[in-house]
Context: one part of a larger RNA
RNA sequence: CUGGGCUUAAAGCGCACGUAGGCGGCUUUGCAAGUGGGUGUUGAAAGCCCCCGGCCCAACCGGGGAAUUGGCAUCCAAACUGCAGGGCUUGAGUGUCGGAGAGGUGAGUAGAAUUCCUGGUGGAGCGGUGAAAUGCGUAGAUAUCAGGAGGAAUGCCAGAGGCGAAAGCGACUCACUGGCCGAACACUGACGCUGAGUUGCGAAAGCUAGGGUAGCGAACGGGAUUAGAUACCCCGGUAGUCCUAGCCGUAAACGCUGAGUACUUAGUAGAGGAGAUUCCUAUGUUUUCUCUGCUGUAGCAAAAGUGUUAAGUACUCCGCCCGGGGACUAUGGUCGCAAGGCUGAAACUC
Numbered sequence: 001c002u003g004g005g006c007u008u009a010a011a012g013c014g015c016a017c018g019u020a021g022g023c024g025g026c027u028u029u030g031c032a033a034g035u036g037g038g039u040g041u042u043g044a045a046a047g048c049c050c051c052c053g054g055c056c057c058a059a060c061c062g063g064g065g066a067a068u069u070g071g072c073a074u075c076c077a078a079a080c081u082g083c084a085g086g087g088c089u090u091g092a093g094u095g096u097c098g099g100a101g102a103g104g105u106g107a108g109u110a111g112a113a114u115u116c117c118u119g120g121u122g123g124a125g126c127g128g129u130g131a132a133a134u135g136c137g138u139a140g141a142u143a144u145c146a147g148g149a150g151g152a153a154u155g156c157c158a159g160a161g162g163c164g165a166a167a168g169c170g171a172c173u174c175a176c177u178g179g180c181c182g183a184a185c186a187c188u189g190a191c192g193c194u195g196a197g198u199u200g201c202g203a204a205a206g207c208u209a210g211g212g213u214a215g216c217g218a219a220c221g222g223g224a225u226u227a228g229a230u231a232c233c234c235c236g237g238u239a240g241u242c243c244u245a246g247c248c249g250u251a252a253a254c255g256c257u258g259a260g261u262a263c264u265u266a267g268u269a270g271a272g273g274a275g276a277u278u279c280c281u282a283u284g285u286u287u288u289c290u291c292u293g294c295u296g297u298a299g300c301a302a303a304a305g306u307g308u309u310a311a312g313u314a315c316u317c318c319g320c321c322c323g324g325g326g327a328c329u330a331u332g333g334u335c336g337c338a339a340g341g342c343u344g345a346a347a348c349u350c
Base pairs, nucleotide, nucleotide: 003322004321005320006319007304008303012318014201015200016199021194022193023192025088026087027086028085029084030083031082033081034080035077036076037075038074039073040072041071042070049065050064051063052062053061054060091191092188093187094186095185096183097182098181099180103177104176105175106174107173108172109171110154115149116148117147118146119145120144121143125136126135162169163168206247207246208245209244210243211242215241216240220236221235222234223233258317259316260315261314262313263312266295267294268293269292270291271290272289273288274287275286276285277284299306300305323350324349325348332343333342334341335340
């Protein structure tokens, strides 16, 4: 390279928008680049292969054929691909009327709790553990009542429930705003799918500057435990956790399963719509569209399993893998303030 693969064996980029490129619905007319056919010409000879012949045979040699899968010219065909023109509505999109939602951003508000402060009551313990101790407390703690301050998070509702591309999103109200679903029509008329590069988003931790700091809490100090205990347990506690602006760009970023389209037995549950039907109306039954689960047929699979939300049957496009270690390394490049990220070998060894 061919090829075979990518849930768990090596292998799906964390996610998205989208450039180039690749691929692309029904119908009609034309062209003839691809495509198919005819003819001509070329594709040296030798060799290889087939047939025949000459040296006794063979090697060797001679003759004929085939092959040379190709190139060029020209003529013809027009189904398919392409190109150009016309048309269509099923793909895609827009509009109308409804619907659900922790989707996003900003501002404001609320209650519970912890902590702290002030005052009252009270008077010896509290706290903590397996047991203790460090710690707090007669300078009045813990407990309890009243008032105040501040920060962070939003109990019940809450659900294998919902929304979002993923990361993720959970008190309430308002403003702005994205997407999705259903119904019946109207409109545009292939406007589509994927997507190398690129660009954007991207948990936590970390970094820079400024603020904030109630609780929790790396580091650190102390008390225990222990042979030791740089831990697990306890008392404290700084960064951090929070906000604003800017970096970082990684995760078991997982469904360990790329995106899109079509097709292929069933049962059952939940969520959001729409319709039909029943007077069991606190609704029930049923049909249909969308989403989220469970069980499972065929098939697939090494098995586990998967199974209309496929890992089934097919097509299109992208990414990735090719024995283990060395090695999420070295080197170079590039990005970053740094930490480090991305790209990414070889020797050697089994």
RNAcentral holds the full RNA, with entries from SILVA.
The part of an RNA shown here (small-subunit ribosomal RNA, central domain) has 350 nucleotides and comes from a metagenome.
It matches the Rfam family "Bacterial small subunit ribosomal RNA".